[in-house]
C1' cells in the first nucleotide's frame, strides 16, 4: 500500500413519530435504531424515481356512415392508463468512477 478484528478511542443512523421546506421525488431539525469500515464529500456514468411538455399505443364516451331493426362500425375532441422522447429535478443507505479520512491484532 492492501486488508479489516465478537480490539480500543469515536462516528453515522433505516423504518417509524413530530416539526419545517418543496406540486412531488424528497429534503432538514427533533426523537429512535434497522443496519455501515467510508452510510465522509461529489450527480461524472448507468440505474431508480418525481414534474413539465412532446408524442405513439389502448380504453371510455361517440359523429358520419351501413342495416327493417338489433347491430356493426369507429373520425374530431376530452378524459384515463400505458409506453417513447426532451426539459429540469431526487437519490451518495442502488451501484461504478472520483476525491479526503479515525484506529491496527492477524495477514
Nucleotide at each position: 500500500c492492501u486488508a479489516g478484528a465478537c480490539a480500543a478511542a469515536g462516528g453515522c443512523a433505516a423504518a417509524c413519530c413530530c416539526g419545517a421546506g418543496g406540486c412531488a421525488a424528497c429534503u432538514c431539525g427533533g426523537g429512535g435504531a434497522c443496519g455501515c469500515a467510508a452510510a465522509g464529500c461529489u450527480a461524472c456514468u448507468g440505474g431508480u424515481c418525481c414534474u413539465a411538455g412532446u408524442u405513439u399505443u389502448u380504453g371510455u364516451u361517440a359523429a358520419a356512415g351501413a342495416g327493417a331493426a338489433a347491430u356493426c362500425a369507429a373520425a374530431a375532441a376530452a378524459c384515463a392508463a400505458a409506453g417513447a422522447c426532451u426539459a429540469g429535478g431526487a437519490u451518495a443507505g442502488c451501484a461504478g468512477g472520483g476525491u479526503u479520512a479515525c484506529c491496527u491484532a492477524a495477514a
The prediction has a mean pLDDT of 85. This is a predicted structure of a 107-nucleotide RNA (c-di-GMP-I-GGC riboswitch aptamer) from a Deltaproteobacteria bacterium. NCBI's taxonomy places the organism under Bacteria, Pseudomonadati, Myxococcota, Myxococcia.